[in-house]
RNA sequence: UGAGUCCGCCGGGCGACCGCUGCGAGCGAUCGCAGAGGAAAGUCCGGACUCCGCAGGGCAAGGUGCUGGGUAAUCCCCAGGCGGCGCGAGCCGAUGGACAGUGCAGCAGAAAGCAAACCGCCAACGCCGCAAGGCACGGUAAGGGUGAAACGGUGGUGUAAGAGACCACCAGCGGGUCGGGUGACCGGCCCGGCUAGGUAAACCCCACCUGGAGCAAGACCACGCAGGGACGACGGCUGCCCGCCGGUUGAGUCCCGGGUAGGUCGCAUGAGGCCGUUCGGCAACGACGGUCCCAGAUAGAUGGUCGCCGCGACCUUCGGGUCGUACAGAAUCCGGCUUACAGGCGAACUCACCAC
Numbered sequence: 001u002g003a004g005u006c007c008g009c010c011g012g013g014c015g016a017c018c019g020c021u022g023c024g025a026g027c028g029a030u031c032g033c034a035g036a037g038g039a040a041a042g043u044c045c046g047g048a049c050u051c052c053g054c055a056g057g058g059c060a061a062g063g064u065g066c067u068g069g070g071u072a073a074u075c076c077c078c079a080g081g082c083g084g085c086g087c088g089a090g091c092c093g094a095u096g097g098a099c100a101g102u103g104c105a106g107c108a109g110a111a112a113g114c115a116a117a118c119c120g121c122c123a124a125c126g127c128c129g130c131a132a133g134g135c136a137c138g139g140u141a142a143g144g145g146u147g148a149a150a151c152g153g154u155g156g157u158g159u160a161a162g163a164g165a166c167c168a169c170c171a172g173c174g175g176g177u178c179g180g181g182u183g184a185c186c187g188g189c190c191c192g193g194c195u196a197g198g199u200a201a202a203c204c205c206c207a208c209c210u211g212g213a214g215c216a217a218g219a220c221c222a223c224g225c226a227g228g229g230a231c232g233a234c235g236g237c238u239g240c241c242c243g244c245c246g247g248u249u250g251a252g253u254c255c256c257g258g259g260u261a262g263g264u265c266g267c268a269u270g271a272g273g274c275c276g277u278u279c280g281g282c283a284a285c286g287a288c289g290g291u292c293c294c295a296g297a298u299a300g301a302u303g304g305u306c307g308c309c310g311c312g313a314c315c316u317u318c319g320g321g322u323c324g325u326a327c328a329g330a331a332u333c334c335g336g337c338u339u340a341c342a343g344g345c346g347a348a349c350u351c352a353c354c355a356c
Base pairs, nucleotide, nucleotide: 001352002351003350004349005348007346008345009344010343012309013308014307015306016305017304018303020035021034022033023032024031025030037327041338042337044336045335046334047333048332049214050213051212052211054243056242057241058240059239061210062209063208064207065206066080067079068078069077070076081095082093083092084091085090096205097204101203102202103199104198118144119143120140121139122138126135127134128133152170153169154168155167156166157165171195173192174191175190176189177188178187179186180185218265219264220263221262227256228255229254230253231252234246235245236244272292273291274290275289276288278287279286280285310325311324312323313322314321315320
């Protein structure tokens, strides 16, 4: 200097005039303070909170899936293991079990889970032939072919021809043992027979987790009406069973009819934000100390106009001019993930080349 990898931050500012919402002060006029995000979005997750007399036990159903740690919790985050990609910084992984069982795999091929012989290779015995050789019986899976994949690889011994039949080395599998690590796993040595495919993002097995419904939850106040009928033993906020509680003096369910839809609370002090060369930890994070209160609307506020500036693009007579300025708006709240984003700033690391 170029090309990359990965992370963080900003994403508009200042002034004037007018306007809106909340809170506070004031008798009042009026004044003061605050006022839409990093994703507020998607509603894919996890919770807090609220209600339901079982939120008891079991089954079913659903979810998660390597190990350890973090967290209120999670399908999240951090650090590792194993596997794959990359020269590398790094990135990706639907990452437990195929020897518990069942299933599935088109075409091609002889044959795709306990096999098989299409082309081949080969003695002896038997038959034909003067011979070369051929037929039949039998042996074979090393060579060739098919396929994504064909029941280990290389080299040799051996054989009629071969073959883990045997041997050496290697890979894999199984057993034993030693070492490292909290663990997933990693490594060493010895022995063994010779080899025990794929798929669980198929059913399944194993381990762990799960009550339901949801702020239109729910609580209170005011106003208003008009109750009637049928069924009736079951009911207790996914299903089934058991237990427990309540009910048949009638809960509950259904049908017809009447009134109301107003107001207050919930409603923002929090698993809260920010700062710290404090402590612990590789880190995520936790503790400690300091500091701040930073929207609460309800047909739904957070705005409009003007001027100056910032940033970017183009033009330039270098004075300046023109155009643009992303994605996008809180509604119970919080923690994640995913998706969208014009432009700008900062840090670390990797590779290549050059110079000192």